[in-house]
RNA sequence: GAUGAACGCUGGCGGCAUGCCUAAUACAUGCAAGUCGAACGAAGUCUUUAGAAAGCUUGCUUUUAAAAGACUUAGUGGCGAACGGGUGAGUAACACGUAGGGAACCUGCCCAUGUACCCGGGAUAACAGAUGGAAACGUCUGCUAAAACCGGAUAGGUAUAGACAAGGCAUCUUGACUAUAUUAAAGGACCUUCGGGUGUGGACAUGGAUGGACCUGCGGCGUAUUAGCCAGUUGGCGGGGUAACGGCCCACCAAAGCGAUGAUACGUAGCCGGCCUGAGAGGGUAGACGGCCACAUUGGGACUGAGACACGGCCCAAACUCCUACGGGAGGCAGCAGUAGGGAAUUUUCGUCAAUGGGGGGAACCCUGAACGAGCAAUGCCGCGUGAGUGAAGAAGGCCUUCGGGUCGUAAAGCUCUGUUGUAAGAGAAAAACGGUAAUGAUAGGGAAUGAUCAUUAAGUGAUGGUAUCUUACGAGGAAGCCACGGCUAACUACGUGCCAGCAGCCGCGGUAAUACGUAGGUGGCAAGCGUUAUCCGGAAUGAUUGGGCGUAAAGGGUGCGCAGGCGGAUGUAUAAGUCUGAAGUAAAAGCCAUCGGCUCAACCGAUGUAAGCUUUGGAAACUGUAGAUCUAGAGUGCAGGAGAGGACAGUGGUAUUCCAUGUGUAGCGGUAAAAUGCGUAGAUAUAUGGAGGAACACCAGUGGCGAAGGCGACUUUCUGGACAGUAACUGACGUUGAGGCACGAAAGUGUGGGGAGCAAACAGGAUUAGAUACCCUGGUAGUCCACACUGUAAACGAUGGAUACUAGGUGUAGGGUGUAUUAAGCACUCUGUGCCGCCGCAAACGCAUUAAGUAUCCCACCUGGGGAGUACGACCGCAAGGUUGAAACUCAAAGGAAUUGACGGGGGCCCGCACAAGCAGUGGAGUAUGUGGUUUAAUUCGAAGCAACGCGAAGAACCUUACCAGGGCUUGACAUAUACAGGAAUAUACAAGAGAUUGUAUAGCUCUUCGGAGUCUGUAUACAGGUGGUGCAUGGUUGUCGUCAGCUCGUGUCGUGAGAUGUUGGGUUAAGUCCCGCAACGAGCGCAACCCCUGCUUUUAGUUGCCAGCACGUAAUGGUGGGAACUCUAGAAGGACUGCCGGUGAUAAAUCGGAGGAAGGUGGGGACGACGUCAAACCAUCAUGCCCUUUAUGUCCUGGGCUACACACGUACUACAAUGGCCGCAACAGAGGGAAGCAAAAUAGUGAUAUGGAGCAAAACCCUAAAAACGGUCUCAGUUCGGAUUGAAGGCUGAAAUUCGCCUUCAUGAAGCUGGAAUUGCUAGUAAUGGCAGGUCAGCAUACUGCCGUGAAUACGUUCCCGGGCCUUGUACACACCGCCCGUCACACCAUGAGAGUUGGGAAUACCCGAAGCCUGUGAGCUAACUGUAAGGAGGCAGCAGUCGAAGGUAGAAUCAAUGAUUGGGGUG
Repeated sequence: GAUGAACGCUGGCGGCAUGCCUAAUACAUGCAAGUCGAACGAAGUCUUUAGAAAGCUUGCUUUUAAAAGACUUAGUGGCGAACGGGUGAGUAACACGUAGGGAACCUGCCCAUGUACCCGGGAUAACAGAUGGAAACGUCUGCUAAAACCGGAUAGGUAUAGACAAGGCAUCUUGACUAUAUUAAAGGACCUUCGGGUGUGGACAUGGAUGGACCUGCGGCGUAUUAGCCAGUUGGCGGGGUAACGGCCCACCAAAGCGAUGAUACGUAGCCGGCCUGAGAGGGUAGACGGCCACAUUGGGACUGAGACACGGCCCAAACUCCUACGGGAGGCAGCAGUAGGGAAUUUUCGUCAAUGGGGGGAACCCUGAACGAGCAAUGCCGCGUGAGUGAAGAAGGCCUUCGGGUCGUAAAGCUCUGUUGUAAGAGAAAAACGGUAAUGAUAGGGAAUGAUCAUUAAGUGAUGGUAUCUUACGAGGAAGCCACGGCUAACUACGUGCCAGCAGCCGCGGUAAUACGUAGGUGGCAAGCGUUAUCCGGAAUGAUUGGGCGUAAAGGGUGCGCAGGCGGAUGUAUAAGUCUGAAGUAAAAGCCAUCGGCUCAACCGAUGUAAGCUUUGGAAACUGUAGAUCUAGAGUGCAGGAGAGGACAGUGGUAUUCCAUGUGUAGCGGUAAAAUGCGUAGAUAUAUGGAGGAACACCAGUGGCGAAGGCGACUUUCUGGACAGUAACUGACGUUGAGGCACGAAAGUGUGGGGAGCAAACAGGAUUAGAUACCCUGGUAGUCCACACUGUAAACGAUGGAUACUAGGUGUAGGGUGUAUUAAGCACUCUGUGCCGCCGCAAACGCAUUAAGUAUCCCACCUGGGGAGUACGACCGCAAGGUUGAAACUCAAAGGAAUUGACGGGGGCCCGCACAAGCAGUGGAGUAUGUGGUUUAAUUCGAAGCAACGCGAAGAACCUUACCAGGGCUUGACAUAUACAGGAAUAUACAAGAGAUUGUAUAGCUCUUCGGAGUCUGUAUACAGGUGGUGCAUGGUUGUCGUCAGCUCGUGUCGUGAGAUGUUGGGUUAAGUCCCGCAACGAGCGCAACCCCUGCUUUUAGUUGCCAGCACGUAAUGGUGGGAACUCUAGAAGGACUGCCGGUGAUAAAUCGGAGGAAGGUGGGGACGACGUCAAACCAUCAUGCCCUUUAUGUCCUGGGCUACACACGUACUACAAUGGCCGCAACAGAGGGAAGCAAAAUAGUGAUAUGGAGCAAAACCCUAAAAACGGUCUCAGUUCGGAUUGAAGGCUGAAAUUCGCCUUCAUGAAGCUGGAAUUGCUAGUAAUGGCAGGUCAGCAUACUGCCGUGAAUACGUUCCCGGGCCUUGUACACACCGCCCGUCACACCAUGAGAGUUGGGAAUACCCGAAGCCUGUGAGCUAACUGUAAGGAGGCAGCAGUCGAAGGUAGAAUCAAUGAUUGGGGUG
C1' cells in the first nucleotide's frame, strides 16, 4: 500500500459498487421453461342468424338444432427445453493460454442462389365403455384426425467400378462420360376477375455465416528421502466403429515407446483476461465483471435430438429423506428468495416484465427469480454536513503550579448572520423507442384484391416513483468519534499502584518520586469512522537475470582421470538457426494508461488512441552457430641433455636397543621432585667376546628436492611415471572445465596368514592426591612391521577449486640455458620451481599483493540466522565399526567475524613499597577491662560489617543524657510565627494531695504613653507546631579507601570507515609523566616538586615573669638583692643547601658515584597538603533537605527500669608469668600542657584514701609536677617476697541520690598464669622497645583517646617467592570486567519428537468372484397394421433368450499415508 474480510468502540446524509472465502452439508414452502388453435381431431362457453317446436298478450318469450363468428383448453403434433442462471468438487490434462493445421469433420434456427412440393396407404392418443390399485399409475375393448407414421414416382446428391484430361502434397483433388445401387417433401392462412395471386411452412442441392468436434508447436506447481515406467503398452497389415482422423476397438505380426532437458509415483490446484504490490525485473492472487473447462446427492449407462450422454429428462446401483391401506411409490436449491447446521463471518421467503435480452407464435400476445429495480449491511470507494463572523472581565469550572501564575481558550456565554443537510407544504422529470391499431402518401411499372416496405399524423404504454430535481417556510435548531502520546513515530504532566495489577510490533517498562501500567487534564493523528487481528507484496541486494557471496563471518568437493554437457585460437568462403531491421496477421470485450466528454464535483459512466508476445514474409551478414578450406601463436610428438627422499620389486650394509651363550667381577642395580613397585648372592648392574632377531636409517639436512593429493629420507641392480631447459623436424585446435562415473587416498580400525627387537592403547602394580579409573614410575597385550583383501574418513589446511591472459619493483634459494671474459671467481640476460619484503589495486578489518584475496573470461562444487543436527526416518555402501545422502516439530533474538579500550592470567619484561627476606617487640594461651556477635529480656534504643565495622559514632549511660520499656498525664501542644477575641496577669512565697508530672487554696502582684494606644504575659479559636518515624538506592554536605600511588586529561594537527590511536610509546634517569635525548606531533591543564608550619646551625634585635659570666651585697640555703645583656632561654627578623665546587661514569645530555667544605648533602627530619576517578562505600541519629508516613500520637511531660543481662564466640587493650626482676631505703634529671563554681602551697590529723587549712596565682611569676635510671641492701628459681584476679570486713570522695550501676583507701583473702598451636601484627633511627607526665571529656568515674619528654637498640645479602601498586607487551569466549564466564551428569516440572509387541482408520492400485441398467453382437420355434403376393406365404419389425463389456459389492495378499500404544531413547525450556 492492498482486502469478498472479521472483531472492539462509535455512528448524520447521499451516489456508485460489493455481500457463505467454512459443510460440492441437509433442505420445509413458493416461484425459476414454456409456447403455438394460422398443424390436428375433440370438448366447453358466448354471440349472430336461416329453420322447426311450444306458450300465448300474433309479435314477443322459451326450447331445439344446421351454419357462421369469437374465446378457452386436456390430448396428438411442431419448435424450445443442450440457451439463460449456479458452483469450483474433480482435473497437472491439449483442461487452459497463445500460435497454427486439415487432401480426417459436423452444423437446427439464419442468409444467398437454384429446383421441386406428384400419386397413394394403414394406424393411434384424445373420446366412450369395462376394469385393477391406498396412491403413483395402469390394463382391455371400440371410434377418429393431422404438417404424426408408411409405400411409390421424379430431380439433384452420394457410394462403387471403368477408361480420359488437368492439377497436386504420398494416401489424393477437380472436370466431363458410362454402368449399378441408394435417397425428398406437408400443408395451412388471406385475397380473387376462379385463371390464379400474396406471403408463410415443408423438401432437396450448392455456397455463406454462426456454433461445435479433432490434431500440433510453445507456456505456466512442489517433492529425487518418488529412478526407472509401460502389454493395447510402441509400431505395422487387415477389419470394425465414428460427423471425422486415430489402438478409439478387434484379430494377427514385430518388440518397441517414455525417462536425469526429470518419465513414473505422491502431494497440491479449475485455467486465463485480469487484480494487489513493486522504479522495474519480479512476487502474490484468481472474490465481483468477461472468455474457456468441469460438475449438478454418489457411481454407471444410454435414449431422443442439429446439438446432451442432458441442474429443474429417462434407466440401474448406493446412501439419505418423505408418503403408504405394507402390496408399493416419491424426491434431489452448486437457479431466486428462504430454513437448519457449520463458522470469526456474508442480505428480502420484495416489485416488474416499463427497458435490454431470450423461447414460442403470422401477429396480438404469453412465459422469463435472465434482467431491471427496490430492501438489509459504514463491507468498500467517492462526495457533503455537524455551522459562519465577532467576542477578554482572558468568566465560571477542570488540570497543573516555583502559589507569582499557566493552560483548556475566542474556546464558551453574549451579539450579528447563513440555510448545505433536516422538518413541513407545493410543483415535478429524463429513462418511451418500438410493435400493433386508425388515417394519408410514396415505393409501383402492362395489373383486381389481400399483402409487403418506407414516410407523416393521431391516440396509447413506467416496476422504480410522486423518486431525482426545483420552490417556499421554520430554525443553529437534530448530527463526532476513535486511536495514540519512552525510542522507532507526530504528541507530557499530575495522581493511584509498587516486579503487584498490568503493558508490549521490536528494544523493553513496572521492585515508593513510572512522560511506557490505570485514571484525569492537556496534546498529536485520522475522521463517519478509528483501532486491532488475519493474509499478500514492498522495504529485503534476505535466493542477487537486472542485483550477492565462499582465506578468518555460512560456504572450495581430500585428490586426480574422464563420458555427457558448458565454453573455446587465426584467415578466407558459403549459409542464415540465433541476432538486427521493414511489412502483414493475431493479440476478444472490459480493465490499465493518455486525451476529450456526461452525471453540480468526485467515485462512476461514455468516446477515441496506444502492444510486449506468437505466427507469416522481405532484407542485412559484423558477432555466435553450422558446412567445408587453409594456417601455426594454444596443445601434442620427435631429437639431443641434465636434476630429483617420484613409484614398484629384489638384494646388501653399518650403528643402536633387546635377547642368548661364555669369561671377568661383587652387592647392589634401576627409577624419581622424592620414593616405591621391579631386577639381583640361584651372581644382577658393569665389562669383554661370540651369536640370534626385528624395526628404524644419525651426521649430510637446507621455509632444499620430488609427487595430483595422501605422502616420500641408508646403499645397489632392474622396471617405470612425471616435470624442466635447449632445438624447431612433425601433427594442425587435437583445447579447457567437468554433473553422474572410475581410480587413488594419513592415522586408527577390520579379515586371513606370517612376524614381533623396541615402543605401546587396554590391563596390573607402585607413587601423588580429599579422591586420581590421570599426569610420574615399573611391567605389559592388541597394535605398530610384511603379504593379500576391506574401510574411505582427518584442522585430508595455504582453513584459499581448476584453466588462460594482463598488471611497479627489490632480495634470497633450487634446477637448466645464452652472452661476455676466460686461469678462476664473477657479471648481464633468460626459463621453470620455491621463500621473504613491498607499490597500484582489493578487503569489514586482519591482511593479500606476478605463487593475488588485483583486473577480466570460462566451467564445476558449495552457502543463505543460532540451536535441534550432521541427529531421526528412508535409501545406498560396508564383515563390523561405521560412512554417504540428509529433514522436521520445537526453541532463542541472537549466534558469528575482525579490530578497539579496559580488566584479568598459577603469560612475559622492567620497577617500587616494612611486601618478602634480615632483625626487634608482640598478638593468638591466662586473668581483667572494653567493643561486637549471639542469646536473653517488658526494654536490653539506634547506627557502623573484609582490608576500609568491632577502646568505632561515645572527648567519658547512677538521675539527666536517652532516642528503648512499664505505668501515670497533656492535646494549638515542651518550642516558632501570625490573626481575632477576652483577661490582668506573669511571677514569687507558704500550705495541702500525689511517686512525680500536675492540681487546689491563701497572700503579694504589670510597664510606657502624645491618653488614641503600644509592649509583655495568660486563656480561647484558627492557620499550624512537633517527630532521634521511613528512604544514605531521591539528595546537599562531611568522611573513609585505593594512595602521597604517579598518574588523569585537553586543544590543534596527523593516522584510521569507525570504536579509537598518536601525544603519554622508545633510549637513559628519577622518590616522581622528575629531567634529558629521540620521535607526526606541537603545546597546555589537574596531579609530582616547590611555596606554608614545626624542628636541627648561625647572626642580629629585644631583655621580663626568663638568665647570671664578670663586679658588689646578703642568706643555713636559693639570681634572694644591686647590677649586667655576655651565656642559656624566650620570639621576631635575617642567613644557610643550590648537585653550587672537584674527580669518575654517561651521548659532550639528564643524571649518577665518590670527595671537599659544612650544624646540616643530594627531598636534612616531621607535619599540613590527597589529581581524574572507583567502591549506588559510610552517615536522613551532627546539620540541611525532596518525597512518604504520623497529628488526643510515631508529638510532649513525669516516676521507675533498661542501654551495665550472660552458656558462649571474636576483635582491641591492660597486667603478668619474673633475677635485664620483685621489695626496702635513698633531697637525681624533663617536656608539653591545665587552672577561678578553678589549681591549691605551707602547716596539722590520719597507716591511707582523705580531711582541716587557705599563702599564692586569671599564670616564662603561684599551683598541679615525674618515672624508669643511678647508688646501697634484701630475696635465690619457687606458683615464690613472682602475679595480682576474686571475695570478706572497715573506711574516704563526688553527688538530691552510688541497690540495680561510680571511683579511691586500709586490713585480710591470694585464682589463672612458668612466655603461649595453627596462624598473624607493627617497626629501618632518636625509629622499635621501654619509663613516666599532661590534657580533653568530666559533679564523680580512663587499662581508652590525644599529646609530651626520659632511656634507647638490632637488622636490611638481596628481589626467587607471598601481598599491594606502576609502565610496556601478549592471550582472552571476561566488560555488574576472574568473587568473571562456563561444561556435563543427577533431581523436579512442562513441551514437541524418534523407536516400539501392536491396534485402528483413509485414499489409490492389483488378482479373482459376482454381475444391475444399457449399447453392441448372436438368436429369435413366440408376436406382428402399412410393402409384396390371387392365396399360402414372404420381406421387415418387436418381445424373449444367450454372449462380450460393465458400476456398486465381495474375497485375498502386498505397498502407502495418518492416528494411537505399555515401555523406551535422546532433544528443548525452566